[in-house]
RNA sequence: GGAGUCGGCCAGGCAGUCGCUGCACCCUUGUGGUGUGGAGGAAAGUCCGGGCUCCACAGGGCAGGGUGCCAGGUAACGCCUGGGCGGCGCGAGCCGACGGAAAGUGCCACAGAAAACAGACCGCCGAUGGGCCUGCAAGGGUCACAGGUGAGGGUGAAAAGGUGCGGUAAGAGCGCACCGCGCGACCGGCAACGGUUCGCGGCACGGUAAACCCCACCCGGAGCAAGGCCAAAUAGGGGAACGAUGACGCGGCCCGCUGAGUUCCCGGGUAGGCUGCUUGAGGCGUCCGGUGACGGGCGUCCCAGAUGAAUGGCUGUCCACGACAGAACCCGGCUUAUCGGCCGACUCCUUAU
Repeated sequence: GGAGUCGGCCAGGCAGUCGCUGCACCCUUGUGGUGUGGAGGAAAGUCCGGGCUCCACAGGGCAGGGUGCCAGGUAACGCCUGGGCGGCGCGAGCCGACGGAAAGUGCCACAGAAAACAGACCGCCGAUGGGCCUGCAAGGGUCACAGGUGAGGGUGAAAAGGUGCGGUAAGAGCGCACCGCGCGACCGGCAACGGUUCGCGGCACGGUAAACCCCACCCGGAGCAAGGCCAAAUAGGGGAACGAUGACGCGGCCCGCUGAGUUCCCGGGUAGGCUGCUUGAGGCGUCCGGUGACGGGCGUCCCAGAUGAAUGGCUGUCCACGACAGAACCCGGCUUAUCGGCCGACUCCUUAU
């Protein structure tokens, strides 16, 4: 100098002006003034997990759903950290639904002879048995009929361990050595697992469990339109009092008229309003413990809370010319979208000293 890997951070700045909105204060009490706060790293998808709220609930089981190497972190998780194993990369590093296929069942397209109680298409052999030829006989030759053979060819994603030597008619774990595999012991590790040290077993039955299934663990339902409080009008409900011995009504009283309800209280509840609502598994700084995720101590800060729903418009100026995108109960994750830039750690290549 170039190419890359991982982690963290920023998300146009400044000034003026006109607005919108939460809260506090003021007085001249009005759509007033002053001060102060006012979107994100994803506010998104609503895919997981939890808080909170209401309903349900003795305990256990079945069904259903989810998770799935090990250890840890956490309120919890399908998240995160560290480790193991497998795969990719020269490397920094990245990716992995990664329990069980000698419990049972199912499936394995096309090609291929054969796809799981293996299987003879080509090839090889034809020892043994058979046909034919030859020979006095022993035997020899030949055919490839029975048959043997999974070594070689070919098909396939996959063909029933690999290499070599022996062996054989030809072959074959048929035998042996090494490698691989399984089981056991020992050693290391909390464990997953590893070591290859020893012994045993010729090897033991392909793949598929995001196929059924088996095993282990976890899971009640609905959601802030949850839930709580206040509470018109109209209709309806319950109770009390009065009322055909005439209530109530007819402007206050009496007469008179009329003729079956009237008055009060209570409770539910609609419109509407208030609450839930933002102080929280909170942010920042620092110290301690831990490889780390994270935990603990101390100090400090308050940082949107709307409900037709605010967070914006315009102008000037500077630069690297500005992406994706807008809270609606809250929080932890994951995933997806995203102009450009900054910082740190590390890897590989090249060059110079």
Model confidence (mean pLDDT): 78 of 100.
A computed fold for a 353-nucleotide RNA from a Gammaproteobacteria bacterium, annotated as Bacterial RNase P class A.
It matches the Rfam family "Bacterial RNase P class A". Rfam's curators write: Ribonuclease P (RNase P) is a ubiquitous endoribonuclease, found in archaea, bacteria and eukarya as well as chloroplasts and mitochondria.
The RNAcentral record of the sequence draws on ENA.
NCBI's taxonomy places the organism under Bacteria, Pseudomonadati, Pseudomonadota, Gammaproteobacteria.